[in-house]
RNA sequence: UUUAUCGUAAGCCAAACUCGUCGCGAGGCGAGGACGGAAAGCCACGGAUCUCAAUCGAGACAGCCGGGUUGCCGCC
Numbered sequence: 001u002u003u004a005u006c007g008u009a010a011g012c013c014a015a016a017c018u019c020g021u022c023g024c025g026a027g028g029c030g031a032g033g034a035c036g037g038a039a040a041g042c043c044a045c046g047g048a049u050c051u052c053a054a055u056c057g058a059g060a061c062a063g064c065c066g067g068g069u070u071g072c073c074g075c076c
Stems, first nucleotide, its partner, number of pairs: 012037002017032006035063001041069003045066003049060004
């Protein structure tokens, strides 16, 4: 450095759905709730998808893919 096997502890995030709330909307936020996640932390840079407008455009989405960046644990 690579591969394989086995395993511990502390925890973390949180889908769908429901309620409340903001938004024209996609969707966001809070509470409940767990489908899942080893970056399901953050970033809208490139695609995909979605919304509004429809002349130019403006937005949503990081739990769609890629990219960037930061972090936690660690038995043999």

This is a predicted structure of a 76-nucleotide RNA (c-di-GMP-I riboswitch aptamer) from marine bacterium B5-7. The organism belongs to Gammaproteobacteria, within Bacteria. Its mean pLDDT, the model's own confidence on a scale to 100, is 81. It matches the Rfam family "c-di-GMP-I riboswitch aptamer". Gene Ontology term of the family: cyclic-di-GMP binding. It was read from a public genome assembly, where an Rfam model found it.